[in-house]
Description: Large-subunit ribosomal RNA, domain VI from an uncultured Bacilli bacterium, 264 nucleotides, folded computationally. It was read from a public genome assembly.

Context: one part of a larger RNA
């Protein structure tokens, strides 16, 4: 910009994209076959291989504004508690998040037209011929079918829901303010290089404080006992806690402004 008025949803599917993989095992069955040796067709079940897709409940891994021990050093005057700095100093666990070696799921069934091939009817050519008329069978292939994308599909579809027929003029495919919506600005994350997408904007739980809670670390500091002392035990599953779940408006999303129809 288009889809012949503005808008706000939910669709349809022309047409494209993806996928499509394959092994062993048990039964059928030591059966048909076969003189033994040997050994199925069809069918039924199971378990894997690679390879795709989704998540993070479980196993792990990461986890540099969690916890925890501890080494050197220097610095809060000193104990004693801390903090800097030394690859996050080093080492030991670890939420969320992101992940695979973890977890589920897929490939399929099933129609339809056929290749090669097998036929039925049958002539031309009194027979014979699957083939010429004309009917059938038949593949991992091919079209549905499975996930997806998708009306710029300009042949711009549909459905349903809202707004209305101001106002100036030079009267026209102008202009202005509006309406329904939408945006700008602000808060942010399931999104994210910026746009975009997505919750929300006080008629608010959007984000940050707080408060409680899940998880995580392991048993804070003072104190008090016992020990000459390192250090131990109580107080105490204690103190702390980044992303995670809930609750509260205590802080910020104020105020404001812009675009947007009049339907040849």
């Nucleotide at each position: 910009c288009g889809u012949a008025g503005g808008a706000a949803a939910a669709u349809u599917g022309a047409a494209g994209a993806g996928a499509g993989c394959u092994a062993u095992c048990c039964u059928u069955a030591g059966u048909a076959c076969g003189a033994g040796a040997g050994g199925a067709c069809c069918g039924g079940g199971a378990u894997g291989g690679a390879c795709c897709u989704a998540c993070c409940u479980c196993u792990g891994g990461u986890g540099u504004a969690u916890c925890u021990g501890u080494u050197g050093u220097a610095a809060c005057g000193c104990c004693a508690g801390u903090u800097g700095c030394a690859g996050c100093g080093c080492a030991g666990a670890g939420u969320a998040g992101c992940u695979a070696u973890g977890u589920a799921g897929g490939g399929a069934a099933u129609g339809g037209a056929u290749a090669a091939c097998c036929g039925c009817u049958g002539a031309a050519a009194g027979c014979a011929u699957c083939u010429a008329a004309g009917c059938g069978g038949g593949a991992a292939g091919c079209c549905a079918a499975c996930u997806u994308u998708a009306a710029g599909a300009u042949g711009a579809g549909u459905u349903u829901u809202c707004c209305c027929a101001u106002g100036u003029u030079u009267u026209a495919u102008a202009c202005a303010g509006u309406a329904a919506g939408a945006u700008u600005c602000c808060u942010c994350a399931a999104a994210g290089a910026c746009g975009a997408u997505g919750a929300g904007g006080u008629u608010g739980a959007u984000a940050g404080g707080c408060u409680g809670g899940a998880g995580g670390u392991g048993g804070a500091a003072g104190c008090a006992u016992a020990g000459u002392g390192a250090u131990a035990u109580g107080u105490u599953g204690a103190g702390c806690u980044g992303a995670c779940c809930a609750g509260u408006a205590c802080u910020a999303a104020u105020a404001a402004a812009u675009c947007g129809a009049g339907g040849a």